[in-house]
RNA sequence: GCGCCCUUCGUCUAUCGGUUAGGACAUCAGCCUUUCACGCUGAAGAGGCGGGUUCGAUUCCCGCAGGGCGCGCCA
Repeated sequence: GCGCCCUUCGUCUAUCGGUUAGGACAUCAGCCUUUCACGCUGAAGAGGCGGGUUCGAUUCCCGCAGGGCGCGCCA
């Protein structure tokens, strides 16, 4: 340098054009308990950046950024 893939709550993960963007763990509050833990209930919490297509984009397209894999070039 070229090709392919990935980027979503603090972490991991679902989503396959119209969801209030779901789940698990963690966090916080309440309940339970003599206390803690466990357990139960609830709450807060996310689409890397910029364009495009579309009535509508996390999803499709382009560019950029970051990461991974493979190939190549120089030394």